[in-house]
Context: one part of a larger RNA
C1' cells in the first nucleotide's frame, strides 16, 4: 500500500406516510365597480418580528339568530391585565366604520406623495372627463348659431375560459419554391352575455315533396376542388337532442304582463337529535389475539399509544330560520313611462340609390373557372304583386318562395368561483413553479427568468443535576418502548474516509 472481516463517520438513496397537486362527475354560480373595483401602501395587539383578520370605531363595533362553558387568530411559548350561565369566545344574517393609492375623477405627481379653491361656526361636503336630457346666457352678426354656465342621469376600470365583429403573420408542409398550405390559425384590437351567435324562408326540393335556427351520429373522406402537386372538403337526405313563435307608425279607447305591497311553500345562507361492549392474555401501549355480546335506514369516511360498526368526530335518517336572497305560487295595488309586447275602432304604412349591370376584390368545400349563390371599394341603375327572386353560365317551360325593417326560450360552448363526491391518478428529482411564509430568496437597467427546502416522539415526557472545556462538544444522571428516537433528530443504500485485526508485499 493492498486484499478480507469487524466497526465507525460522511451521505442522504430506498421503505414507510401525507397536510399539497392532478384528473373527472353533480349541483350552484357566471360577475365586482364612481355607493370607488380588482390589486397594493401604511397602520392596527398589553410586550409583537412575519402570516392572518381589521382600518384612526383598526385580530374589531352593533343588531338579529344559532350554541353552550370555557375564552382572548397562527407561528409559539410565557408573563401581565382581562371577558365570560346577566350566555362570553365561536357559527351564520343584516348593518356600522372604513386611512393612503388605485378607472382614481380638484390640480400635479418620479403610485401609496404635494399643492389647491368654494359652502359650513364645526364636524363635514363639494370641484374630472365623455355622452344624453333639460333650462339659462350669448360673439363676430340683425335674427340666429358657435361658445359657456348651472342641474339631473349614464359611462370609464377589473376578471379565467367561452361568445360575435374589425385588423391580420410566419417559421412550416408541398421533400427546393412563388399559386397553394400553415391559417382567418397565433397576435393586436372592438363589443356582450350567462351563455354568445342564428332563427321563422325572396330556404331546399324536383314535378313527389319538406317547413325557423342551433348542436349531434350518418351520409363521406363521397360529390367536388387542387402548380389536379401537397393539400382542401361540402350538400340534399335520413336518424336523434330539443321544440315557438312573433312584431311594426300615428290617434281614440280598453286595461293583460312587468313593477311594487302582503300572504303561503319548498330551497340556500348557521345548527340540532343521532343505535349498539364488555372480559382475559401479550405489550409501552389493544383498535390485532382469544372468548363472550349488541346496533344496523348508520359495517362511506377520519381519529383515538399497533388493524375500532358499538371509545370520539361523524354516517343513515328525522328536525330545524329572527334575518337574507333567488324561485314558485295567491291576493291587492299600479295605469303605459320602460318595454319585442294584448285586445278594439279609424286613417295609413308593408322597405331605393335598394335589386340587378361594368370593373376591382373577398366569402361560399368551389384557387375565374362554363361559376350560380352572398358581400361591397368604385362607376351606374330597375320592376313595384298584371310584380319581383331563385331553382349552379345562359333561355324557356315548370316548380317554388317573397329581399332591400325588427324580436325571440331550448337543445350548445366554457369555468376564474363555491359545495359535495371520486380516481386500475402522483407521493417530495414524482405531483403545480410552489405540500415548506413561493411567483419568495435569488438574477436582470428592464421586458423578464426563477429556485432550493417535509417526517423526533403515542405525548416534549426537548435531557433537572454533576463533570472536562472560553465555547462548541462530549462523558454521566435522568425520561422514553426504543436516544445508534436528542433536535444537522424515521428508516439510514452507494459513492467517498478512517480505526481494530488478520495475511500480502
Nucleotide at each position: 500500500u493492498g486484499c478480507a472481516u469487524g466497526u465507525g463517520g460522511u451521505g442522504g438513496a430506498u421503505g414507510c406516510c401525507u397536510u399539497g397537486g392532478c384528473g373527472a362527475u353533480u349541483a350552484c354560480a357566471g360577475g365586482c365597480g364612481a355607493c370607488g373595483a380588482a390589486g397594493g401602501a401604511c397602520g392596527u395587539g398589553a410586550u409583537a418580528g412575519c402570516c392572518u383578520g381589521c382600518g384612526a370605531a383598526a385580530a374589531g363595533c352593533u343588531g338579529c339568530g344559532g350554541g353552550g362553558a370555557g375564552c382572548u387568530g397562527g407561528c409559539a411559548a410565557a408573563u401581565g391585565a382581562g371577558c365570560u350561565u346577566u350566555g362570553a369566545u365561536c357559527c351564520g344574517c343584516a348593518g356600522a366604520u372604513g386611512u393612503c393609492c388605485g378607472a382614481a375623477u380638484g390640480g400635479g405627481g418620479a403610485a401609496a406623495c404635494c399643492c389647491a379653491c368654494c359652502c359650513g361656526c364645526a364636524a363635514g361636503g363639494g370641484u374630472a372627463u365623455u355622452g344624453c336630457a333639460u333650462g339659462c346666457u350669448g360673439a363676430a352678426u340683425a335674427c340666429a348659431u358657435a361658445g359657456g354656465c348651472a342641474u339631473g342621469c349614464a359611462a370609464g376600470g377589473c376578471g379565467a375560459a367561452c361568445c360575435c365583429g374589425g385588423c391580420g403573420a410566419a417559421c412550416u408542409g408541398a421533400a427546393a419554391c412563388a399559386u397553394c398550405u400553415c391559417a382567418g390559425u397565433a397576435g393586436c384590437u372592438g363589443g356582450a352575455g350567462g351563455a354568445a351567435a342564428a332563427g321563422a324562408c325572396a330556404u331546399c326540393a324536383a314535378c313527389c315533396g319538406a317547413g325557423a335556427u342551433u348542436c349531434c351520429g350518418a351520409a363521406a373522406g363521397u360529390a367536388g376542388u387542387g402548380g389536379c402537386g401537397a393539400g382542401c372538403g361540402a350538400a340534399a337526405u335520413c336518424g336523434g337532442a330539443a321544440g315557438a313563435g312573433c312584431c311594426u307608425g300615428c290617434u281614440a279607447g280598453u286595461g293583460a304582463u312587468a313593477g311594487c305591497a302582503c300572504g303561503g311553500g319548498a330551497c340556500u345562507u348557521a345548527a340540532c337529535a343521532g343505535a349498539a361492549c364488555g372480559g382475559c392474555a401479550u405489550g409501552g401501549a389493544a383498535a390485532g389475539g382469544c372468548c363472550g355480546g349488541c346496533c344496523a335506514c348508520a359495517g362511506u369516511g377520519g381519529g383515538u399509544g399497533a388493524u375500532a360498526g358499538c371509545c370520539c368526530c361523524g354516517u343513515a335518517u328525522g328536525u330545524g330560520a329572527a334575518a337574507a336572497g333567488a324561485c314558485c305560487u295567491g291576493u291587492g295595488u299600479g295605469g303605459u313611462a320602460c318595454u319585442g309586447a294584448g285586445c278594439u275602432a279609424g286613417c295609413g304604412a308593408c322597405a331605393a340609390g335598394u335589386a340587378g349591370g361594368g370593373c376591382g376584390g373577398g366569402a361560399c368545400a368551389c384557387g375565374u373557372g362554363a361559376a350560380a349563390u352572398c358581400c361591397u371599394g368604385u362607376c351606374u341603375g330597375a320592376a313595384g304583386a298584371u310584380g319581383g327572386g331563385g331553382g349552379g353560365a345562359c333561355c324557356a317551360u315548370c316548380c317554388u318562395c317573397c329581399a332591400a325593417g325588427g324580436c325571440u326560450a331550448a337543445a350548445u360552448a366554457c369555468u376564474c368561483g363555491u359545495a359535495a363526491u371520486c380516481g386500475a391518478c402522483c407521493g417530495a428529482u414524482a405531483g403545480u413553479g410552489a405540500a415548506c411564509c413561493a411567483g419568495u430568496a435569488c438574477c436582470g437597467u428592464g421586458a423578464g427568468g426563477g429556485a432550493a427546502a417535509g417526517g423526533c416522539g403515542a405525548a416534549a415526557a426537548g435531557a433537572a443535576c454533576c463533570c472536562c472545556g472560553g465555547g462548541a462538544g462530549g462523558g454521566g444522571a435522568g425520561u422514553g418502548a426504543a436516544a445508534u428516537a436528542g433536535a444537522u433528530c424515521c428508516u439510514g443504500a452507494a459513492a467517498c474516509c478512517g480505526c481494530a485485526u488478520g495475511c500480502a508485499u

A computed fold for a 505-nucleotide part of an RNA from Sphaerotilus sulfidivorans, annotated as large-subunit ribosomal RNA, domain I. The coordinates come from a structure-prediction model, not an experiment, and the mean pLDDT is 84. The RNAcentral record of the full RNA draws on ENA.